RNA sequence: UUUUCGAAGAGAGGUCGCAGAUAAUAUCAGUAGCUAUUUUGAGAUGGUAAAGCAUUGAUGAAGGGUAGCAAAAGGAGCAUCUGCCGAAGCUAGUGUCGCUUUAACGACAUAUGGCUGGGAUUCAGUUUAAGAGACUGGGAACUGUCGCAAUUAAUUGCGGAGCGCUAUCGAGUAU
Numbered sequence: 001u002u003u004u005c006g007a008a009g010a011g012a013g014g015u016c017g018c019a020g021a022u023a024a025u026a027u028c029a030g031u032a033g034c035u036a037u038u039u040u041g042a043g044a045u046g047g048u049a050a051a052g053c054a055u056u057g058a059u060g061a062a063g064g065g066u067a068g069c070a071a072a073a074g075g076a077g078c079a080u081c082u083g084c085c086g087a088a089g090c091u092a093g094u095g096u097c098g099c100u101u102u103a104a105c106g107a108c109a110u111a112u113g114g115c116u117g118g119g120a121u122u123c124a125g126u127u128u129a130a131g132a133g134a135c136u137g138g139g140a141a142c143u144g145u146c147g148c149a150a151u152u153a154a155u156u157g158c159g160g161a162g163c164g165c166u167a168u169c170g171a172g173u174a175u
Stems, first nucleotide, its partner, number of pairs: 001174001003172004008168001010166002014085001017084006025076001033069007043056004048103005088116005093110006117143002121139007145160006
């Protein structure tokens, strides 16, 4: 000097980096629900469907009209704080929960497997109260990193993936 290994620990990508927490605010919504009255007349509730079980109903269920009272959760933006750079997200599996069983669905957990370098933008789909936001897939640019090629150089083109990249440290190989 080159190169290999390392569970040695550190650092970078972004001016909207990622996730979480807290307080207030807007939205949710004059909605759900409750009360009174009127109409109607047998079912209704326990997340969806079926069965069961429980509660309730002619002392009037559910629904409609009128009047009055009137939320919350989830999600969101700003601010502050915390932890970080597979930060995190999606998907499958497993387990627990949603009255019991089955099926799907949803929430949480996961030292399990797979995919995604990153943020924005646009189209389509899913979710949601929502033209917000989030997620998935496609498009065309940007950006960080490595490799190859061209170029005096600045730079340009193509390609890959985070189990990556950079520098240090440790232990080795070759010269």
Source information
This is a predicted structure of a 175-nucleotide RNA (Lysine riboswitch aptamer) from Liquorilactobacillus uvarum DSM 19971. It was read from a public genome assembly, where an Rfam model found it. Taxonomically the source falls in Liquorilactobacillus uvarum (Bacteria, Bacillati, Bacillota, Lactobacillaceae). Rfam family: Lysine riboswitch aptamer. Its family is annotated with lysine biosynthetic process in the Gene Ontology. The prediction has a mean pLDDT of 82.